[in-house]
Context: one part of a larger RNA
RNA sequence: UGACGGGGGCCCGCACAAGCGGUGGAGCAUGUGGUUUAAUUCGAUGCAACGCGCAGAACCUUACCUGGGUUUAAACUGUGGCGGACCGUUCCAGAGAUGGUUCAUUCCCUUCGGGGACUGUCACAGAGGUGCUGCAUGGCUGUCGUCAGCUCGUGUCGUGAGAUGUUGGGUUAAGUCCCGCAACGAGCGCAACCCCUAUCCUUAGUUGCCAUCAGGUGAAGCUGGGAACUCUAAGGAGACUGCCCCGGAAAUCGGGGAGGAAGGUGGGGAUGACGUCAAGUCCUCAUGGCCUUUAUGUCCAGGGCUACACACGUGCUACAAUGGGCGGUACAACGAGUCGCGAAGUCGCGAGACCGAGCCAAUCUCUAAAAGCCGUCCUCAGUUCGGAUUGGAGUCUGCAACUCGACUCCAUGAAGGUGGAAUCGCUAGUAAUCCCGGAUCAGCAUGCCGGGGUGAAUACGUUCCCGGGCCUUGUACA
Numbered sequence: 001u002g003a004c005g006g007g008g009g010c011c012c013g014c015a016c017a018a019g020c021g022g023u024g025g026a027g028c029a030u031g032u033g034g035u036u037u038a039a040u041u042c043g044a045u046g047c048a049a050c051g052c053g054c055a056g057a058a059c060c061u062u063a064c065c066u067g068g069g070u071u072u073a074a075a076c077u078g079u080g081g082c083g084g085a086c087c088g089u090u091c092c093a094g095a096g097a098u099g100g101u102u103c104a105u106u107c108c109c110u111u112c113g114g115g116g117a118c119u120g121u122c123a124c125a126g127a128g129g130u131g132c133u134g135c136a137u138g139g140c141u142g143u144c145g146u147c148a149g150c151u152c153g154u155g156u157c158g159u160g161a162g163a164u165g166u167u168g169g170g171u172u173a174a175g176u177c178c179c180g181c182a183a184c185g186a187g188c189g190c191a192a193c194c195c196c197u198a199u200c201c202u203u204a205g206u207u208g209c210c211a212u213c214a215g216g217u218g219a220a221g222c223u224g225g226g227a228a229c230u231c232u233a234a235g236g237a238g239a240c241u242g243c244c245c246c247g248g249a250a251a252u253c254g255g256g257g258a259g260g261a262a263g264g265u266g267g268g269g270a271u272g273a274c275g276u277c278a279a280g281u282c283c284u285c286a287u288g289g290c291c292u293u294u295a296u297g298u299c300c301a302g303g304g305c306u307a308c309a310c311a312c313g314u315g316c317u318a319c320a321a322u323g324g325g326c327g328g329u330a331c332a333a334c335g336a337g338u339c340g341c342g343a344a345g346u347c348g349c350g351a352g353a354c355c356g357a358g359c360c361a362a363u364c365u366c367u368a369a370a371a372g373c374c375g376u377c378c379u380c381a382g383u384u385c386g387g388a389u390u391g392g393a394g395u396c397u398g399c400a401a402c403u404c405g406a407c408u409c410c411a412u413g414a415a416g417g418u419g420g421a422a423u424c425g426c427u428a429g430u431a432a433u434c435c436c437g438g439a440u441c442a443g444c445a446u447g448c449c450g451g452g453g454u455g456a457a458u459a460c461g462u463u464c465c466c467g468g469g470c471c472u473u474g475u476a477c478a
Base pairs, nucleotide, nucleotide: 001478002477003475004474005473007472008471009470010469011468012467013466015462016461019426020425021424022423023422026317027316028315029314030313031312032311033310034308035307042053043052064303065302066301067300068299069298070297076126077125078124079123080122081121082120083119084118088103091100092099093098107116108115109114128292129291131290132289133288137286138285139281140280141279142277144275149188150187151186152185153184154183155164156163157162168179169178170177194269195268196267197266199237200236201235202234203233204232205231209226210225213224214223215222240263243257244256245255246254247253319419323378324377325376326375327374328373329372335366336365337364340359341358345354346353347352385416390411391410392409393408394407395406396405432454433453434452435451436450437449438448
């Protein structure tokens, strides 16, 4: 100087408390451990691994296994020799890779010697490796933590390591600011500058809008028209403790009030200091070293990654009446679409099919929002709750749904009556609850990323648990 303490003081955080809803019990989905297996590819492992890499394993992916091929190679570059345009195409063998074979074609320049591009083959030099080492590395990322810290120059003090500044008195979300002070300044962080959102104004007015006027319909901005309103999207205004009162030695600041759409950081996002964990990643990529070279490379078919006594994590659906079924009816936002979204109509109980209007989209389509509201049945039951499982019949995607897809219909109708010890999230348009969209994607979503609808309860307080910040103290630790 640090680190540590079941030392002290001060202070924060959904850390506790106060509340609301869960997990832990059930069934299923998914990830992991374990076991099994020819293989069940590899990585991630307290918080910070376990719906994680994987924004989507039937083939492919794919790295694994079995078997069949191949050795200048699947791809790329160069040199030399030989041949041919290349591309396309028929048939045979084969699981295919591949091997053989048939037909057709005959490039450009030319000084007619040849040259060029492309391609086949042979030889050679490079190749290739998701092989090892993340404890050789770059880059990227997690975490402490959006915590308020981490440092430097000069000066001063100390033999020195170092100290001071950065401590102290206040204050703040903040090393934020003020005052004081052997310190005076400065940098990286904080804050602000950026984006979204809440109010208003200006400009603009189609594909969006419809108050006034006119036309028109079963109805409808449907039509003429309008530029007010909503909205769209560009530019501005607005919030700064600016004003008033009180507290305070003062200053910073704190409490209250006015005005205001918004008030003291308005709400949300992006933004992550010096560093820590030899944290994670050599399987994104890059890369040193090592290993491999008729194989640890590469091509192909099939299988596996989907196994199943079991254990754990994360979720979904429930156990019902604040509910379930049926009928009617209302109101969104974000988005996506031409190898696409696909209306209306017809067929089918349905998944869906046929036909195919319109739309490269404020124009057309996906698009039905659902919870809600109105009416009605059920009356506390393992039920008209719950939907697992299984049988049968189908639809769609796709060469192909056996291993191993999603969905539909009929039948079946399991566990489950609110869950032990324990444990998680959340402070407001939040939790809870209800639907919608998107990426990936041929197909496949209870996951992920977004969107809107309805919309709470509670916080006395900081003694205690956990994590963190500052000062101080002890130490046989570094």